Predicted 3D model of a 393-nucleotide RNA (Bacterial RNase P class A) from Nocardioides sp.
[in-house]
RNA sequence: UGGGCUGGCCGGACGACCGCGUCGGCGUACCUCUCGGGUGACCGGGGAUACGUCGCCGAGGAAGGUCCGGGCUCCACAGGGCAGGGUGGUGGGUAACACCCACCAGGGGAAACCCGCGGGACAGUGCCACAGAGAACAGACCGCCUCGGUCCUCGGACCGCGGCAAGGGUGAAACGGUGGUGCAAGAGACCACCAGCGAUCCGGGUGACCGGAUCGGCUAGGCAAACCCCACCCGGAGCAAGAUCGAACAGCGCACGUUCGAGGGCGGCCCGCCCGAGUGCGCGGGUAGAUCGCUGGAGGGCACCGGCAACGGUGCUCGUAGAUGGAUGGUCGUCACCCGGACUCCCGUGAGGGACCCGGGCACAGAACCCGGCCUACAGGCCAGCCCGUCCG
Numbered sequence: 001u002g003g004g005c006u007g008g009c010c011g012g013a014c015g016a017c018c019g020c021g022u023c024g025g026c027g028u029a030c031c032u033c034u035c036g037g038g039u040g041a042c043c044g045g046g047g048a049u050a051c052g053u054c055g056c057c058g059a060g061g062a063a064g065g066u067c068c069g070g071g072c073u074c075c076a077c078a079g080g081g082c083a084g085g086g087u088g089g090u091g092g093g094u095a096a097c098a099c100c101c102a103c104c105a106g107g108g109g110a111a112a113c114c115c116g117c118g119g120g121a122c123a124g125u126g127c128c129a130c131a132g133a134g135a136a137c138a139g140a141c142c143g144c145c146u147c148g149g150u151c152c153u154c155g156g157a158c159c160g161c162g163g164c165a166a167g168g169g170u171g172a173a174a175c176g177g178u179g180g181u182g183c184a185a186g187a188g189a190c191c192a193c194c195a196g197c198g199a200u201c202c203g204g205g206u207g208a209c210c211g212g213a214u215c216g217g218c219u220a221g222g223c224a225a226a227c228c229c230c231a232c233c234c235g236g237a238g239c240a241a242g243a244u245c246g247a248a249c250a251g252c253g254c255a256c257g258u259u260c261g262a263g264g265g266c267g268g269c270c271c272g273c274c275c276g277a278g279u280g281c282g283c284g285g286g287u288a289g290a291u292c293g294c295u296g297g298a299g300g301g302c303a304c305c306g307g308c309a310a311c312g313g314u315g316c317u318c319g320u321a322g323a324u325g326g327a328u329g330g331u332c333g334u335c336a337c338c339c340g341g342a343c344u345c346c347c348g349u350g351a352g353g354g355a356c357c358c359g360g361g362c363a364c365a366g367a368a369c370c371c372g373g374c375c376u377a378c379a380g381g382c383c384a385g386c387c388c389g390u391c392c393g
Stems, first nucleotide, its partner, number of pairs: 001389010012335007020058002023055007033046005060364001064375002067373005072238004079271004084234005089103005104118001106115003119229002124227002126223003141168002143164003147160005176194006195219001197216008242292004251283006263275003299318008337361005344355004
């Protein structure tokens, strides 16, 4: 100095004018509500409402997707079975997870590093186009060999019975590889070495696994993100959950049922168990108000300790939206950043860089109960580390 990889952070700033929302303080009005005093007029306190003024605070790193897991709320909990769904190497983290960390095997990459489809193909079924003889109890197109026959210009050519699957070819993939022995010609038929598979043992590791030794038969393709098998796990619904207060109204019809039981017990079905006197459906009427839930959380920040890490512990510290037709905006100016473009000046051997000036641009995108993840979108900028290349010293 160029390219690549991994992790983290920011994602506009300042000023002026006008304008918003919750909460709090102060003041005024009101006499609508309530408490106390008073014969009463009224007085005092509180609340509501309206206005004014002052102050703190006021969207994200994804608020998006709604793909997972929870907190919380309600229904259920008496069980069993079938079906269904999720996960899929080992160990750890976490409230939990399909998430995160570390490692193992496999794959990609020159490397840093990255990947997820990581149990089972000897339980069964299925697929592997085309090409090819043959694609999993396979296979003879070209070919090699023994024998027999015909022809022939010595060599040889052709036909038939039989043997072969080592050579060639096809293909993404052809039933181990290399070398030899052997054979009529071959072939794990046999041998040596190797790979794979199986068995036994030793060593390392928490473990998945790794390394080694001995023996064996010669070797059982790929796909399960194909159906499937195996192991483990799984109640449901959701803040429009739910709770409190207040207000208003109007019932009618049909069906079934009241212990010989309608209906219900919130993922589907069956069995079983429990509740049960009214239920189910249709038509019609009334209400849509107020408050809570609603923001102090598995919270944020800093320091130290433990751990390879994810993360955990201890101490100190902070109080950072809570709307409900839904708030944080508009205008102007300056600066920052990015892109493009001249003249001039400065630095540099040069490439080039900086200053000044002009023009343009300035990403993705808006909470709605809350939190932990994953996925997707994002102009531009900054920091740290690692790998590779080039140049100079």
Notes:
It was read from a public genome assembly, where an Rfam model found it. The coordinates come from a structure-prediction model, not an experiment, and the mean pLDDT is 77.